[in-house]
Context: one part of a larger RNA
RNA sequence: ACGAACGCUGGCGGCGUGGAUAAGACAUGCAAGUCGAACGGAGAUUGCUGAGCUUGCUUGGCAAUUUGAGUGGCGAACGGGUGAGUAACACGUGAGCAACCUGCCGAAAAGAAGGGGAUAGCUCGGGGAAACUCGAAUUAAUACCGUAUAACGUUUAUCAGGGAUCCUGGUGGAACGAAAGGUGCCUUUAGGGGUGCCGCUUUUCGAUGGGCUCGCGGCCUAUCAGCUUGUUGGUGGGGUAAUGGCCUACCAAGGCGGCGACGGGUAGCCGGCCUGAGAGGGCGACCGGCCACACUGGGACUGAGACACGGCCCAGACUCCUACGGGAGGCAGCAGUGGGGAAUAUUGCACAAUGGGCGGAAGCCUGAUGCAGCGACGCCGCGUGAGGGAUGACGGCCUUCGGGUUGUAAACCUCUUUCGACCCUGACGAAGCGUGAGUGACGGUAGGGGGAGAAGAAGCACCGGCCAACUACGUGCCAGCAGCCGCGGUAAGACGUAGGGUGCGAGCGUUGUCC
Numbered sequence: 001a002c003g004a005a006c007g008c009u010g011g012c013g014g015c016g017u018g019g020a021u022a023a024g025a026c027a028u029g030c031a032a033g034u035c036g037a038a039c040g041g042a043g044a045u046u047g048c049u050g051a052g053c054u055u056g057c058u059u060g061g062c063a064a065u066u067u068g069a070g071u072g073g074c075g076a077a078c079g080g081g082u083g084a085g086u087a088a089c090a091c092g093u094g095a096g097c098a099a100c101c102u103g104c105c106g107a108a109a110a111g112a113a114g115g116g117g118a119u120a121g122c123u124c125g126g127g128g129a130a131a132c133u134c135g136a137a138u139u140a141a142u143a144c145c146g147u148a149u150a151a152c153g154u155u156u157a158u159c160a161g162g163g164a165u166c167c168u169g170g171u172g173g174a175a176c177g178a179a180a181g182g183u184g185c186c187u188u189u190a191g192g193g194g195u196g197c198c199g200c201u202u203u204u205c206g207a208u209g210g211g212c213u214c215g216c217g218g219c220c221u222a223u224c225a226g227c228u229u230g231u232u233g234g235u236g237g238g239g240u241a242a243u244g245g246c247c248u249a250c251c252a253a254g255g256c257g258g259c260g261a262c263g264g265g266u267a268g269c270c271g272g273c274c275u276g277a278g279a280g281g282g283c284g285a286c287c288g289g290c291c292a293c294a295c296u297g298g299g300a301c302u303g304a305g306a307c308a309c310g311g312c313c314c315a316g317a318c319u320c321c322u323a324c325g326g327g328a329g330g331c332a333g334c335a336g337u338g339g340g341g342a343a344u345a346u347u348g349c350a351c352a353a354u355g356g357g358c359g360g361a362a363g364c365c366u367g368a369u370g371c372a373g374c375g376a377c378g379c380c381g382c383g384u385g386a387g388g389g390a391u392g393a394c395g396g397c398c399u400u401c402g403g404g405u406u407g408u409a410a411a412c413c414u415c416u417u418u419c420g421a422c423c424c425u426g427a428c429g430a431a432g433c434g435u436g437a438g439u440g441a442c443g444g445u446a447g448g449g450g451g452a453g454a455a456g457a458a459g460c461a462c463c464g465g466c467c468a469a470c471u472a473c474g475u476g477c478c479a480g481c482a483g484c485c486g487c488g489g490u491a492a493g494a495c496g497u498a499g500g501g502u503g504c505g506a507g508c509g510u511u512g513u514c515c
């Protein structure tokens, strides 16, 4: 010094912090949705209105609001968890990419023409215990597909500059490649039109985020000394956003190693944290950055981005359902359970704030987050009273029996009232949004005011030396103590108890680990 544990003890508050072991297994709930201003429907409610009538029911039309399921868009690759694996360009640091990508966002330029065929849903029918699934008919779109147009895009020829496979700039030719609408307001007999906003397409630049390459740096082991065949290099091809033996065919025979290759062990790395005068040593909890993983192993799909924790497929182990045909699942998210362990918390409240996703917005979602709860686990602060008070009371302990000590300690007197308990009052955090009314989980909390009353609040370890603090009794090498030296066998300052003392104090000791 500690993410500690154990023993004894325990008044309050603030701020932190809390599964280090079984990356063992998990009941239950929640943790990623949102958009009706992309779309077709359908239900509900309200208003207007029609019909049937049983007079308060049924059924129909129009309009508005809202919306389960579905198509479509964006998000779900963030945020949150864990440290298993990894000795590696994983990380740190410094460079490079003339070898690259980047949705949303910002800037600029141009465009958005004209068509088509489907399909969910709904309806009907069928299969299945279920999960689910098949067929028919029908419908919409910012879903899907042709056509048109197209530059500074892609490909290509040539010129100039540059160290360069190539890059930048200029000129020319050919081929290829785009698009989507929605809504507010105004206007129109209608169809439609204008304008604003949000979108759409192509290109360039930026910003942000990423990918790749290299120099250097950071563990132990030689009781591991030789290792390697896609191995090292080349050519052609493939693949990727992109370089590359990344992959493949052929050719050559290389490449690494005592400056430790290869093997084995251990380990996420760093900013930092602890210690120390420093040098150094140890560690990598919390917080921040990067990496890796998501029951175990493998694989791709979608997408700007994944080889994807709460997506898909296959295999495996395990658990569950089953009508035995077949299905379902993955807490190393937040709580919580049992297990293991010396040991580590609530199945809490709220989206009020900050931040994120979607949306034009209102808003919805958010176990991120903000808070509350539990634990003296840690740090810090405060309190458990203050002044006076000698006949130095009683009691205890010791005694040379005179006394000494506990000890101003108590009683008693005079005060004070922090904290806690009680009563009243009572926030900041709020800006945004909204015509306005209004909007705080924490919380009736913090704070403020009032009244009462010393009232409710002290322990733990030690006292032979190191090391601060001594006597009595009990015990008699017994019982016991002990970090080291060592104590105990009849006068023990070392064991046990008591009185007294010393040190710390809501803590004090012990154990463990590091300096």
Stems, first nucleotide, its partner, number of pairs: 001513002004511005011382006017375002025337002028335003033074003038071002042067012081293003091217007100210002105206007113147001115145002123136005153176004157171006181198007219265003226256003231253008268290004272283004295316005318329004346372001348371003354368001355366004385415004395406004419456001422450004429442001432439002459504005464485003470499005480487002